The RNA shown here (transfer RNA) has 75 nucleotides and comes from a Candidatus Bathyarchaeota archaeon. Rfam family: tRNA. It is annotated as a transfer RNA. Rfam's curators write: Transfer RNA (tRNA) molecules are approximately 80 nucleotides in length. Gene Ontology term of the family: triplet codon-amino acid adaptor activity. The sequence was found in a public genome assembly.
């Protein structure tokens, strides 16, 4: 130097392909509450995210350019 893939709450993760009930689900954490003598377990409620900036678009987590992080190849 040259290709490719991934970036989503504190943590893993779905959703990206064919933009549209996505003010973004799920499960874990964390806070309350019911349960219990108490605590576990289960039940209910409630906190938290789309790496950055730009562009398309009636709308972008999604697509498109830029850039940064990270892993892989090839040289």
């Nucleotide at each position: 130097g040259g290709g490719g893939c991934u970036g989503u709450g504190g943590g893993c993760u779905a959703g990206c392909u064919u933009g549209g009930u996505c003010u973004a689900g799920g499960c874990u954490a964390c806070g309350g509450g019911c349960c219990u003598c108490g605590g576990g377990c289960g039940c209910c409620c409630g906190u938290g995210a789309c790496c950055c900036a730009g562009g398309u678009u009636c709308a972008a987590a999604u697509c498109c350019u830029g850039g940064c992080a990270g892993c892989c190849c090839c040289a």